[in-house]
Molecule: Glycine riboswitch aptamer
Organism: Oleomonas cavernae
RNA sequence: AGAUCCCCUGUGGGAGAGAUCGGGUGCUGCGUGCAGCAUCCGGCGCCGAAGGAGCAACCGCCCCGGAAACUCUCAGGCCCACGGACCGCAGGGGAGAC
Numbered sequence: 001a002g003a004u005c006c007c008c009u010g011u012g013g014g015a016g017a018g019a020u021c022g023g024g025u026g027c028u029g030c031g032u033g034c035a036g037c038a039u040c041c042g043g044c045g046c047c048g049a050a051g052g053a054g055c056a057a058c059c060g061c062c063c064c065g066g067a068a069a070c071u072c073u074c075a076g077g078c079c080c081a082c083g084g085a086c087c088g089c090a091g092g093g094g095a096g097a098c
Stems, first nucleotide, its partner, number of pairs: 004095010018044001020043011045078003051074001052072003058066003
């Protein structure tokens, strides 16, 4: 000097699935018992791309271990928002073959 790899920060993109049913509470509207919104609890249905778990192709130092976007849905989520695996760009830090 340096291909490449890892971590952090910022930024852009980023899917899926009930705006469901019942009850309580609060607020608002009005025709005073109805509607809408928010929130909590319960039920059924559903999603997988925070996290978690399982199997495995494969890999290794082969005892054993690592291992997915597959699988399960414990958690999380099912208007919007938030979140969001993963990808791009920029900056910082670390390792670094040739």